A computed fold for a 76-nucleotide RNA from a Lactobacillales bacterium, annotated as transfer RNA. Its Rfam family is "tRNA". About the family: Transfer RNA (tRNA) molecules are approximately 80 nucleotides in length. By type it is a transfer RNA. The coordinates come from a structure-prediction model, not an experiment, and the mean pLDDT is 80. Taxonomically the source falls in Lactobacillales (Bacteria, Bacillati, Bacillota, Bacilli).
C1' cells in the first nucleotide's frame, strides 16, 4: 500500500427480516447456614467503535474514517 474479518454491559458472546438491547460469568441486595462455599430470589451496569447517509425507524442497510486480527505485494 491492496484484500477480508472483527469492533454489542467489567470479561467472553448471542441478537433470524430494520420496529421497546440480551445470556453466561462477575458485581450489590436478600434468602437460606451455628458459620463459610456451593444453592435460590431480585437488583445495579450499555453514547451497540466514531461522526454521518438513507429511512417514519438503523445494534441491523450504505460509504468514510479509527482499533484489532489474518493474508498478499513493494522497498531495505
Nucleotide at each position: 500500500g491492496c484484500c477480508g474479518c472483527c469492533u454489542u454491559a467489567g470479561c467472553u458472546c448471542a441478537g433470524c427480516c430494520a420496529g421497546u438491547a440480551g445470556a453466561g460469568c462477575a458485581c450489590c441486595a436478600c434468602c437460606a447456614u451455628g458459620g463459610u462455599a456451593a444453592g435460590g430470589u431480585g437488583g445495579g451496569g450499555g453514547u451497540c467503535g466514531u461522526a454521518a447517509g438513507u429511512u417514519c425507524g438503523a445494534a441491523u442497510c450504505u460509504g468514510a474514517c479509527a482499533g484489532g486480527u489474518g493474508g498478499c505485494u513493494c522497498c531495505a